Predicted 3D model of a 112-nucleotide RNA (SAM riboswitch aptamer (S box leader)) from uncultured Persicitalea sp. The sequence was found by an Rfam model in a public genome assembly.

């Protein structure tokens, strides 16, 4: 890096460093940033994808598909703003918009 399944309206900040640009990309909007962002570093915390342990249901001719729920030690992971928001499709509306779907991206686990 490729593919495949899953999820993406909740949730969680402090300190130190550095310094001028950050929100993936391209275009628009918004926003957030010398009153120091984004990024590193370290503490915290949040979650509950995967492992462990525990409850509960369920099953036990194959086979193939499939549970719930409690913990939070171990692997990630994330800790402004719905994945900030729109683009591309269907519907509704005269429209401004609204629903819902893709696509695209983030994770997290199999696989290569």
């Nucleotide at each position: 890096g490729a593919u495949u399944u899953a999820u993406a309206c909740a949730g969680a900040a402090g300190a130190g460093g550095c310094u001028a640009g950050a929100g993936a990309a391209u275009g628009g909007g918004c926003u957030c940033a010398u009153a120091g962002a984004a990024c590193c570093u370290c503490u915290g915390g949040c979650a509950a994808c995967c492992u462990a342990u525990c409850c509960c249901a369920c099953g036990c001719g194959c086979a193939a598909c499939c549970g719930g729920g409690a913990c939070a030690a171990g692997g990630u992971g994330c800790u402004a703003a719905c994945u900030c928001c729109c683009a591309c499709c269907u519907a509704a509306g005269c429209a401004g918009u609204u629903a819902g779907g893709a696509a695209a991206u983030a994770u997290a686990a199999a696989c290569u």
The prediction has a mean pLDDT of 83. Its Rfam family is "SAM riboswitch aptamer (S box leader)". Its family is annotated with regulation of gene expression in the Gene Ontology.